[in-house]
Context: one part of a larger RNA
Molecule: small-subunit ribosomal RNA, central domain
Organism: uncultured soil bacterium
RNA sequence: CUGGGCGUAAAGAGUUCGUAGGCGUUUUUCUAAGUUUCAUUUGAAAUACCGAGGCUCAACUUCGGGACCGGAUGAAAUACUAGAAGAAUUGAGUUAGUUAGGGGGUACUGGAAUUGACAGUGUAGCAGUGAAAUGCGUUGAUAUUGUCAAGAACACCAAGGGCGAAGGCAGGUACCUGGGACUAUACUGACGCUGAGGAACGAAAGCUAGGGGAGCGAAAGGGAUUAGAGACCCCUGUAGUCCUAGCCGUAAACUAUGCACGCUUGAUCCCUGAAACUUGUUUUUGGGGGUUGGAGCUAACGCGUGAAGCGUGCCGCCUGGGGAGUACGACCGCAAGGUUAAAACUC
Numbered sequence: 001c002u003g004g005g006c007g008u009a010a011a012g013a014g015u016u017c018g019u020a021g022g023c024g025u026u027u028u029u030c031u032a033a034g035u036u037u038c039a040u041u042u043g044a045a046a047u048a049c050c051g052a053g054g055c056u057c058a059a060c061u062u063c064g065g066g067a068c069c070g071g072a073u074g075a076a077a078u079a080c081u082a083g084a085a086g087a088a089u090u091g092a093g094u095u096a097g098u099u100a101g102g103g104g105g106u107a108c109u110g111g112a113a114u115u116g117a118c119a120g121u122g123u124a125g126c127a128g129u130g131a132a133a134u135g136c137g138u139u140g141a142u143a144u145u146g147u148c149a150a151g152a153a154c155a156c157c158a159a160g161g162g163c164g165a166a167g168g169c170a171g172g173u174a175c176c177u178g179g180g181a182c183u184a185u186a187c188u189g190a191c192g193c194u195g196a197g198g199a200a201c202g203a204a205a206g207c208u209a210g211g212g213g214a215g216c217g218a219a220a221g222g223g224a225u226u227a228g229a230g231a232c233c234c235c236u237g238u239a240g241u242c243c244u245a246g247c248c249g250u251a252a253a254c255u256a257u258g259c260a261c262g263c264u265u266g267a268u269c270c271c272u273g274a275a276a277c278u279u280g281u282u283u284u285u286g287g288g289g290g291u292u293g294g295a296g297c298u299a300a301c302g303c304g305u306g307a308a309g310c311g312u313g314c315c316g317c318c319u320g321g322g323g324a325g326u327a328c329g330a331c332c333g334c335a336a337g338g339u340u341a342a343a344a345c346u347c
Base pairs, nucleotide, nucleotide: 004318005317006316007301008300012315014201015200016199017198021194022193023192025088026087027086028085029084030083031082033081034080035077036076037075038074039073040072041071042070043069049065050064051063052062053061054060091191092188093187094186095184096183097182098181099180103177104176105175106174107173108172109171110154114150115149116148117147118146119145120144121143125136126135162169163168206247207246208245209244210243211242215241216240220236221235222234223233258314259313260312261311262310263309266292267291268290269289270288271287272286273285274284275283276282277280296303297302320347321346322345329340330339331338332337
């Protein structure tokens, strides 16, 4: 070491790619490193175990026997693992055809609404609330009509619906571009799975520089409420929210459920391919998204072919609460801070 676990009790890394490593389909031959068997030798004696003997017994002690297990050498075996050579096609991929989609990027563009400006009509209120007040308005508001401008977001379609590795993605058009599914089996022939380190992507907020700024709106100011009101409510309103370039690298980044493969009763709804005929809201067969439930599993809740069932491979993580995701150190960052990560003490 040979433990037990990770949906909710501690515990799946935010996601993907991928290095080393670990693991890896069927079949033939060879080698014999691992493996197995045998032989020799070695692991001093004592001790331990077994059987006898000696002290009256025992403890103690003497003699004999046998190991288990390990090392070395030699011989043999070849099922499995490994190595070498060859073959195969189911895994994986390529090709051809078809197909769905808010997948990504760039450019152009549309209407409604909002706010503002100008002009017309028009007159005393408007706005706001539980009620008010602050606020706006006779220098003409609110309302209404017309013209212009600006920025942001895209009603209906729209859905337990789609796409994406995740974050996420929705007005329209064009261009560039990634991935998926199905059908055909034409080709390659294990090219595969996972993945310590590493790299890339990564909501919002925040940061740097330059733009932009309609609405909303941390901070801030005012009005209320209240014992107070650093709030909830109201009137304003700066950063920000938007764009470009670059940082940050975290979230209840959640399905709180790692990835891949195989096996294991069903029902029903939706999306999207293919085939068949009887052309139908048909049947069969793929891929995806839900609900409900069987066996089984689970502490229970529940999960239940998209498993939390039955197995295999690989990675990550947990080991009582607090101290603490903190201190110190290191690395990263402009900073904010992030990552890694204790102990004393205490219950």